[in-house]
RNA sequence: GAAGCUGGCCGGGCAGUCGCUGGUUGCGCAAGCAACGGGAGGAAGGUCCGGGCUCCAUCGAGCAGGGUAGCGGCUAACGGCCGCCCGCUGAAAGCCGCAAGGUACAAGGCGAGGAACAGGGCCACAGAGACGAGCGUAUUCAGUUACGGUGAAACGCGGCAACCUCUACCCGGAGCAAUACCAAAUAGGCACGCGCCGUGAGCGAGCGAUCGCUCACCCAAGGCGGCUCGUCGGAGCGUGCGGGUAGGUAGCUAGAGCCCAUCGGUAACGAUGGGCCCAGAGGAAUGACUGCUACGGCGGGGCAACCCGCCGACAGAACCCGGCCUACAGGCCAGCUUCCCUC
Numbered sequence: 001g002a003a004g005c006u007g008g009c010c011g012g013g014c015a016g017u018c019g020c021u022g023g024u025u026g027c028g029c030a031a032g033c034a035a036c037g038g039g040a041g042g043a044a045g046g047u048c049c050g051g052g053c054u055c056c057a058u059c060g061a062g063c064a065g066g067g068u069a070g071c072g073g074c075u076a077a078c079g080g081c082c083g084c085c086c087g088c089u090g091a092a093a094g095c096c097g098c099a100a101g102g103u104a105c106a107a108g109g110c111g112a113g114g115a116a117c118a119g120g121g122c123c124a125c126a127g128a129g130a131c132g133a134g135c136g137u138a139u140u141c142a143g144u145u146a147c148g149g150u151g152a153a154a155c156g157c158g159g160c161a162a163c164c165u166c167u168a169c170c171c172g173g174a175g176c177a178a179u180a181c182c183a184a185a186u187a188g189g190c191a192c193g194c195g196c197c198g199u200g201a202g203c204g205a206g207c208g209a210u211c212g213c214u215c216a217c218c219c220a221a222g223g224c225g226g227c228u229c230g231u232c233g234g235a236g237c238g239u240g241c242g243g244g245u246a247g248g249u250a251g252c253u254a255g256a257g258c259c260c261a262u263c264g265g266u267a268a269c270g271a272u273g274g275g276c277c278c279a280g281a282g283g284a285a286u287g288a289c290u291g292c293u294a295c296g297g298c299g300g301g302g303c304a305a306c307c308c309g310c311c312g313a314c315a316g317a318a319c320c321c322g323g324c325c326u327a328c329a330g331g332c333c334a335g336c337u338u339c340c341c342u343c
Stems, first nucleotide, its partner, number of pairs: 001339010012293007020039002023036005041314001045325002048323005053175004065171005070084005085113001086111004094103003114166002119164002121160003131156001135148004179250004189241006198217008222232003257276008295312007
């Protein structure tokens, strides 16, 4: 220097103005105000796998159901990660050659890599015949002997478990709308207290006791901001208890946490020491505008240096972690392998 790979990181920066939402402090009866400081991601996504946590269930074992599958290790756990084995794959440059063409190793990538004499099932196309013994041709006293083009497999101790199955191991269920606490109004429940269910007239039903309807009078509680009067009102009213709902609070972020160093380990990872606090909203804040500027792309101008304009990815926490998968404009760094040239 050429070619092929792998891993890690970033995902604009600064300033100003106006907001939003938590925290601390101060002021304020309160509403709120002020100051200081915090405020999305590498995937916050899909909700696929594993755990923490909470409630329910639970002596234990088995069945059913679901899952995993080389060997060893890591881990809270995993279907994740690391190392090794095995199998498959491995372009191009390079090299050889006039050319057509030929050719190796590697780095790397992928693997649903237990079992096919426990059993069932399946085996396309081709082939006369495809699963378990027969068949075709030749041959023989004789299914006696030999061969059998096709095909992954052919006359046999065949293949497929990414079909059922078997073996070994793992798994209780539901989820923060979990769960716990506080607790209105209205309706309903229970208990207690107070009050009414009256009088007269008329009409109707009935053998009658009596019942129904209409009208008038009387009338408690309660309302009219506290009392009296007045007025409304018309059979309920008041108090207490308990359950649930709205609403509120907790769960809610100091954690299998992050950074650095040293040590152990090939590694995943672990141990020790030091430092740090890094969103907690909840109908759901994390925003908007302006200016300057970095990088990249596009367009225009210019001989050129350069100048001007436009655009800038995927995506938005919702109890918290570990993974996997998927999306992603653009950029940076490191490493591995093969080869070529030079010293």
The RNA shown here (Bacterial RNase P class A) has 343 nucleotides and comes from a Pseudomonadota bacterium. The prediction has a mean pLDDT of 78. The model forms 93% of the base pairs in the Rfam consensus.